[in-house]
The RNA shown here (transfer RNA) has 71 nucleotides and comes from a Pseudomonadota bacterium. The organism belongs to Pseudomonadota, within Bacteria. The RNAcentral record of the sequence draws on ENA. It matches the Rfam family "tRNA". Rfam classes the family as a transfer RNA.

RNA sequence: ACAAUCGUAGUUUAAUGGUAGAACAUCGGUCUCCAAAACCGAAGGUGGGGGUUCAAAUCCCUCCGAUUGUG
Numbered sequence: 001a002c003a004a005u006c007g008u009a010g011u012u013u014a015a016u017g018g019u020a021g022a023a024c025a026u027c028g029g030u031c032u033c034c035a036a037a038a039c040c041g042a043a044g045g046u047g048g049g050g051g052u053u054c055a056a057a058u059c060c061c062u063c064c065g066a067u068u069g070u071g
Stems, first nucleotide, its partner, number of pairs: 001070007010024004018054001026042005047063005
């Protein structure tokens, strides 16, 4: 330099163009002499910009970043 894959919550990850879910972690509560475990609840997310569409995490363009490959 070129090519491929990928970017969603603190972490690991789901989601046929039509309400962004789960697990673990965190916080609060119940229980307990205390703690742990268990149970109940809460908070927290689509890499940036632009386009298409009634509607975009999803499709298109561009930029940024990560991994792999070719030279």